Background
Predicted 3D model of a 479-nucleotide part of an RNA (small-subunit ribosomal RNA, 3' major domain) from a metagenome. The coordinates come from a structure-prediction model, not an experiment, and the mean pLDDT is 83.
Context: one part of a larger RNA
RNA sequence: UGACGGGGACCCGCACAAGCGGUGGAUGAUGUGGAUUAAUUCGAUGCAACGCGAAAAACCUUACCUACCCUUGACAUGCCAGGAAUCCCGGAGAGAUUUGGGAGUGCUCGAAAGAGAGCCUGGACACAGGUGCUGCAUGGCUGUCGUCAGCUCGUGUCGUGAGAUGUUGGGUUAAGUCCCGCAACGAGCGCAACCCUUAUCCUAUGUUGCCAGCACGUAAUGGUGGGGACUCGUGGGAGACUGCCGGGGUCAACUCGGAGGAAGGUGGGGACGACGUCAAGUCAUCAUGCCCCUUAUGUCCAGGGCUGCAAACACGCUACAAUGGCCGGUACAAAGGGCUGCAAGCUCGUGAGAGUAAGCGAAACCCACAAAGCCGGUCUCAGUUCGGAUUGGAGGCUGCAACUCGCCUCCAUGAAGCUGGAGUUGCUAGUAAUCCCGGAUCAGCACGCCGGGGUGAAUACGUUCCCGGGCCUUGUACA
Numbered sequence: 001u002g003a004c005g006g007g008g009a010c011c012c013g014c015a016c017a018a019g020c021g022g023u024g025g026a027u028g029a030u031g032u033g034g035a036u037u038a039a040u041u042c043g044a045u046g047c048a049a050c051g052c053g054a055a056a057a058a059c060c061u062u063a064c065c066u067a068c069c070c071u072u073g074a075c076a077u078g079c080c081a082g083g084a085a086u087c088c089c090g091g092a093g094a095g096a097u098u099u100g101g102g103a104g105u106g107c108u109c110g111a112a113a114g115a116g117a118g119c120c121u122g123g124a125c126a127c128a129g130g131u132g133c134u135g136c137a138u139g140g141c142u143g144u145c146g147u148c149a150g151c152u153c154g155u156g157u158c159g160u161g162a163g164a165u166g167u168u169g170g171g172u173u174a175a176g177u178c179c180c181g182c183a184a185c186g187a188g189c190g191c192a193a194c195c196c197u198u199a200u201c202c203u204a205u206g207u208u209g210c211c212a213g214c215a216c217g218u219a220a221u222g223g224u225g226g227g228g229a230c231u232c233g234u235g236g237g238a239g240a241c242u243g244c245c246g247g248g249g250u251c252a253a254c255u256c257g258g259a260g261g262a263a264g265g266u267g268g269g270g271a272c273g274a275c276g277u278c279a280a281g282u283c284a285u286c287a288u289g290c291c292c293c294u295u296a297u298g299u300c301c302a303g304g305g306c307u308g309c310a311a312a313c314a315c316g317c318u319a320c321a322a323u324g325g326c327c328g329g330u331a332c333a334a335a336g337g338g339c340u341g342c343a344a345g346c347u348c349g350u351g352a353g354a355g356u357a358a359g360c361g362a363a364a365c366c367c368a369c370a371a372a373g374c375c376g377g378u379c380u381c382a383g384u385u386c387g388g389a390u391u392g393g394a395g396g397c398u399g400c401a402a403c404u405c406g407c408c409u410c411c412a413u414g415a416a417g418c419u420g421g422a423g424u425u426g427c428u429a430g431u432a433a434u435c436c437c438g439g440a441u442c443a444g445c446a447c448g449c450c451g452g453g454g455u456g457a458a459u460a461c462g463u464u465c466c467c468g469g470g471c472c473u474u475g476u477a478c479a
Stems, first nucleotide, its partner, number of pairs: 001479002003476003007473002010470004015463002019427005026318001030314003034309001042053002064304003070298001073127001077126002079123005086103007107116003129293002132291001134289001138287002140282003143278001145276001150189006156165003169180003195270004200238007210227002214225003241264001244258005320420001324379007336367003341360002345356004386417001391412007433455007
């Protein structure tokens, strides 16, 4: 100087408390350890691994296993020889591949001879190749403490020196934020602001958007003429700064209240992550040193596996019902996506869906009926008209192909489950809870993930305690 203390003082955070909802019990879904296996590819392992890499494992992916093949190779550059490339039809084989026949003479330069480019085949060698090892050799990227308020430097001064000072102290703040004081005076990286979005207004512009007023028309609809008022879209601006007023206060601020305002004291949300810590994670995104393999640890292909299951853990889903289930009627979004696509309408089907087909590369058409809600009816406390697992049957869709191993529909079946022990977790407002909608990936497959809106609470006395953190101080046999 740090680190640590079941030392002290002060302060903060959904850290506790006050509340609301979960999880831990049940079924199945997903991930993991384990056990199993020919293989169940690899990585991630307290917080900070476990719906994680994986924003899609039937084949492919795929790295694993079994079997069949290849050896200048699936891929790159260089050399030589031959051939158009390519297409079609057979045989063998699980395929990779192998074998036979046929069609075929292209492109550029050139008058021609010929040369060249590209592609294919064969040959020899340099080499290719490796998701093989080491993240404790590395780059890059990332997590984490933590969006915590800290981390440092120059000059000066003090100290023999390590170092100190500044950065401590008194206040204050979300903040090393600002003020005052002070052997310090300044500065840098952080904080804040500048960026995006959201909330209000003004202005410009009106098509594919809008329709107040004026006409026309319809069973009905901005449907039509027209209009720019309004909504909205896209640009440009304004606006919020403790700026103003009052009480308290030396200052900085803070507190209480007020005016004006759409918004008030960082307005809400996002992006943004200092010096560093964990030899944290990643050699399997990529790049890369060393080592290793080179008729195999490379490469091709078929089938299988990654999905296998006594039980265990983690994250989510659905429930256990009446604030509910079922049936009928009826209302209101936002944000997205669409040509190998989204598909209206019509017809068929109980349905998943099928057939046909208008429109739309989309403020135009479509996905697309939002659901919870509201109105009415029924059930009447039951393992039930709750709950939907499981199983049988019949179908649909995607796709070469749904046996291993997809999703969906209909009929039948109707399991556990009556609110969950110790414990543990999220959340402070348009939040929690609850309800639907969309997107990425994607042929198909979503209870996951990422976004969007609808309805919309309760509670916070307070900081004694638990956890994490900041600052000062103290002790130390630790570095």